Record summary:
c-di-AMP riboswitch aptamer (ydaO/yuaA leader) from a Solirubrobacteraceae bacterium, 121 nucleotides, folded computationally. The sequence was found by an Rfam model in a public genome assembly. Its mean pLDDT, the model's own confidence on a scale to 100, is 83.
RNA sequence: CGCCGAACCGCGAUCCACGGGACCGCGGGCGGGGGACCCAGUUCGUUGGGGCGAGUGGGCGCGUGUUCGCGUCCUAGCGCUGCCGUUCGCAGCGCGAGCCCGUCAGCUCACCUCGUAGGCG
Numbered sequence: 001c002g003c004c005g006a007a008c009c010g011c012g013a014u015c016c017a018c019g020g021g022a023c024c025g026c027g028g029g030c031g032g033g034g035g036a037c038c039c040a041g042u043u044c045g046u047u048g049g050g051g052c053g054a055g056u057g058g059g060c061g062c063g064u065g066u067u068c069g070c071g072u073c074c075u076a077g078c079g080c081u082g083c084c085g086u087u088c089g090c091a092g093c094g095c096g097a098g099c100c101c102g103u104c105a106g107c108u109c110a111c112c113u114c115g116u117a118g119g120c121g
Base pairs, nucleotide, nucleotide: 001121002120003119004118008028009027010026011025012024014022015021016020029116030115031114032113033112034111039106048104049101050100051099052098057074058073059072060071061070062069063068077095078094079093080092081091082090083089
């Protein structure tokens, strides 16, 4: 400097290796959750149900034919780069995870509340 992401900016305190940085608080911005009337909503059952996120759904194989795990190939979807004046389109390269709430939450004005990280080139 660039990229994913809401994750940036300003002010103040303390500390430091002091052109600045660490950490905490407040404010702004950005992002998320809860939360009426109306609308929607048949019931019951096995850990039910729900949230952040692009991260869903399948085929095959293996593990003890298991509701599970691992591997592999696809896939809804997502991101980056290049070409094109832009969109569209085309081409290429990647991702297609993980975590949380705790029996509880549809939408939702007012209102309440939380986050502002981390990772990569």